[in-house]
Context: one part of a larger RNA
RNA sequence: UCCGGCGAGUUUGUGGUGCAGGCAGGUUAAGGGUGAUGAGCCCGGAGCCUUAGCGAAAGCGAGUCUGAAAUGGGCGCCAAGUGUCUGCAUCAUAAGACCCGAAACUGGGUGAUCUAUCCAUGGCCAGGCUGAAGCGCAACUAAACUUGCGUGGAGGGCCGAACCUGUCGUUGUUGCAAAAACGUUGGAUGAGCUGUGGAUAGGGGUGAAAAGCCAAUCGAACCCAGAGAUAGCUGGUUCUCCCCGAAAUAGUUCUAGGGCUAGCCUCGGAAUUUAACCCGUAGGGGUAGAGCACUGACAGGGCUAGGGGCCUUACCAGGUUACUGAACCCCAUCAAACUCCGAAUACUACGGCGUACAUUCCGGGAGUCAGACAGUGGGGGAUAAGCUCCAUUGUCGAGAGACAAACAGGUCAGAUCGUCAGCUAAGGUCCCCAAGACAUGGCUAAGUGGGAAAGGAAGUAGAGCCGCGAUAACAACCAGGAGGUUGGCUUAGAAGCAGCCACCCUUGAAAGAGUGCGUAAUAGCUCACUGGUCGAGUGGUUCUGCGCCGAAAACGUAACGGGGCUCAAGCCAUGCACCGAAGCUACGGACUGGACGUCAGUUCGCUGACGUCCUUUGGUAGGGGAGCGUUCUGUGAUAGGUUGAAGCGCGACCGCGAGGACGCGUGGACGAAACAGAAGUGCGAAUGCCGGA
Numbered sequence: 001u002c003c004g005g006c007g008a009g010u011u012u013g014u015g016g017u018g019c020a021g022g023c024a025g026g027u028u029a030a031g032g033g034u035g036a037u038g039a040g041c042c043c044g045g046a047g048c049c050u051u052a053g054c055g056a057a058a059g060c061g062a063g064u065c066u067g068a069a070a071u072g073g074g075c076g077c078c079a080a081g082u083g084u085c086u087g088c089a090u091c092a093u094a095a096g097a098c099c100c101g102a103a104a105c106u107g108g109g110u111g112a113u114c115u116a117u118c119c120a121u122g123g124c125c126a127g128g129c130u131g132a133a134g135c136g137c138a139a140c141u142a143a144a145c146u147u148g149c150g151u152g153g154a155g156g157g158c159c160g161a162a163c164c165u166g167u168c169g170u171u172g173u174u175g176c177a178a179a180a181a182c183g184u185u186g187g188a189u190g191a192g193c194u195g196u197g198g199a200u201a202g203g204g205g206u207g208a209a210a211a212g213c214c215a216a217u218c219g220a221a222c223c224c225a226g227a228g229a230u231a232g233c234u235g236g237u238u239c240u241c242c243c244c245g246a247a248a249u250a251g252u253u254c255u256a257g258g259g260c261u262a263g264c265c266u267c268g269g270a271a272u273u274u275a276a277c278c279c280g281u282a283g284g285g286g287u288a289g290a291g292c293a294c295u296g297a298c299a300g301g302g303c304u305a306g307g308g309g310c311c312u313u314a315c316c317a318g319g320u321u322a323c324u325g326a327a328c329c330c331c332a333u334c335a336a337a338c339u340c341c342g343a344a345u346a347c348u349a350c351g352g353c354g355u356a357c358a359u360u361c362c363g364g365g366a367g368u369c370a371g372a373c374a375g376u377g378g379g380g381g382a383u384a385a386g387c388u389c390c391a392u393u394g395u396c397g398a399g400a401g402a403c404a405a406a407c408a409g410g411u412c413a414g415a416u417c418g419u420c421a422g423c424u425a426a427g428g429u430c431c432c433c434a435a436g437a438c439a440u441g442g443c444u445a446a447g448u449g450g451g452a453a454a455g456g457a458a459g460u461a462g463a464g465c466c467g468c469g470a471u472a473a474c475a476a477c478c479a480g481g482a483g484g485u486u487g488g489c490u491u492a493g494a495a496g497c498a499g500c501c502a503c504c505c506u507u508g509a510a511a512g513a514g515u516g517c518g519u520a521a522u523a524g525c526u527c528a529c530u531g532g533u534c535g536a537g538u539g540g541u542u543c544u545g546c547g548c549c550g551a552a553a554a555c556g557u558a559a560c561g562g563g564g565c566u567c568a569a570g571c572c573a574u575g576c577a578c579c580g581a582a583g584c585u586a587c588g589g590a591c592u593g594g595a596c597g598u599c600a601g602u603u604c605g606c607u608g609a610c611g612u613c614c615u616u617u618g619g620u621a622g623g624g625g626a627g628c629g630u631u632c633u634g635u636g637a638u639a640g641g642u643u644g645a646a647g648c649g650c651g652a653c654c655g656c657g658a659g660g661a662c663g664c665g666u667g668g669a670c671g672a673a674a675c676a677g678a679a680g681u682g683c684g685a686a687u688g689c690c691g692g693a
Stems, first nucleotide, its partner, number of pairs: 001693006011095014025049003031043004053060002063075004098236002101233001105226006116200009125190001127159003130155001134151006163187002168183004202218001204214003239627006249262005263368002265365007278352006289341001290339002295335003300330003306324002308321004371396010401412003416589004421585003427579003430563003436576001438575006449565001455549002459546010476533005482506003487501003512527001516525002590617001593614009628682001630679006640670001647666005653660002
């Protein structure tokens, strides 16, 4: 990993609801009789529900309670498929209550052959080094002290085997080994190591203290029991078809990944057009926008009270001001918590229209309470986020198909089944790749298309406005560009050209008291301006289309899906054709609901079968309906069966399907179908359990 077998909503009591049946009041329980100690039948009326309610109760009673009292109010009466018993289904509840799963808690026991500490009694420590006290002798002394030489042999002393340990490194890591090997290190007469026997036990021991150790287990050992502890948590939960089909919200919760009630789904009953959409009529509103009339904010200016400065002044006053400045005025603005105004939508009511698994009510059963993205209107954030929180719509969720290269949430469109038929949607039509290298008129030269801003530019196409121009413009070339004058001031100098002031006059075709370069200052070059040559357009500005620059990233082109594309296979405009989906159509089949018809049954309420027409049929959680199959029981010692049962294998048959026949083979003794009944009743998943490969 695979295969086979096993493997999860059960049972009992009580209650609700639905369906079916019995009775009209319903019904027996224990127990008894009969029978076979069984089933069944017959007794058994104790008891329970019901037949009357109201009140806390006394109590009263079709009424009663409240109250002094009700014309009142509450609960009842009157009416009803009403009562009761049984079965089945379903839900709730008490129980282990669909199954598996804790860590833990408690009780009673078992452990100190490992290890911790202690007790008793034994054992062990090669060799070498150092040389404490004390003592002896000598020197010295009054005597001591002291010093020297010996002796001596102390020490949690030194070096180092055994022994104990486990420092660092490597190997080992399915090992030699559930802690080792090799090398290296530490202690090695001591708080040393060790044998044997013994003591301490689980909230307890022991601990030179690490929450260490207490039998490979320790922040509370192990075994059994309470025990199927509990698990708002995770995982798993087994056959088929048909109908409908959610939610991820509100309120509340020691509540937030769980509940409860409501909302939304389903089933039954009742009401029977009441729903939605749309049309009409009538409404309220203060949003978008807009505005400044209020409340505030706010740019510029005017005017002006007050304040400040200066002058003046005994005081009162007065003057003045390049300061400040309320109010007011002009012009121009802003606002979620401003409004003199004010939509579109939305909402409400009434009337009309409107027949769809619409709406409303009553009852049974749920699931949902983590939502996601997209468009729009907003709050938070940074007018960040595949961000977050609301509102509203859509899709996904629970939705397949086509498109978007690929792509839950975008675009088109809602898959009942079949067909080697047709038409379309979005999107496409050169090749990959189905369909136009379609037609007409333009644009783009950037591979723009096929990523990006502020900003920049004689790109290019179109439109407008304003200049100059055959009395010759624009560009280029030739020539002139002067005099007063070096204007005045300033300055060391300032001569057109550091700076300040002024900016005149003359000659002339024209020439600034000078546009730029330049000099220390002059000089020099140049421009404005003018003449000539030439001979037709030349400048400025505004708007628009498409392009250009701005433009740097990490594996490899890599910012069209690719190839490749340039009067296009790009962009704009117009037109025709085609392709293209599970959409629509055609033909055939099935199913849901409805209408009509025929037949059959009927408790006369209706039910069933068939036919025609219309209609429905995506689907998770979930609700409802109808079935298939397995084991056993009854009919039943059934039909059938050695002239071959069950089981097994193969096969082109039947059924929408779960499944079921039939034939042949195998097998070798049992055993259908049908109608009922009862369940240990269906496996692919649970790191499922057992076995096998």